[in-house]
RNA sequence: ACGACAAAGCCAAACCCUUCGUGAGGUGGGGGCGGAAAGCAACGGGUCUUGAGAAGAAGACAGCCGGGCUGCCGAA
Numbered sequence: 001a002c003g004a005c006a007a008a009g010c011c012a013a014a015c016c017c018u019u020c021g022u023g024a025g026g027u028g029g030g031g032g033c034g035g036a037a038a039g040c041a042a043c044g045g046g047u048c049u050u051g052a053g054a055a056g057a058a059g060a061c062a063g064c065c066g067g068g069c070u071g072c073c074g075a076a
Base pairs, nucleotide, nucleotide: 002074003073010035011034015030016029017028019026020025033063039069040068043066044065045064046061047060048059049058050057
């Protein structure tokens, strides 16, 4: 670098409950669609929220894409 109907483990979409937040969403529990970085981090793009006459602005999403950092296992 690559990713198998391999082994051992890991994470956990929708939905339901809980709780925090005006909200996008976040924490915890159940659940399991999926994942080889679905580990970490908002740097670029994107989407979304708040606000507003509009803009500036302040936020959310890493399981949307690119790039960054770190990392388990192992055939071809």

About this RNA:
This is a predicted structure of a 76-nucleotide RNA (c-di-GMP-I-GGC riboswitch aptamer) from a soil metagenome. Model confidence (mean pLDDT): 86 of 100. The model forms 95% of the base pairs in the Rfam consensus.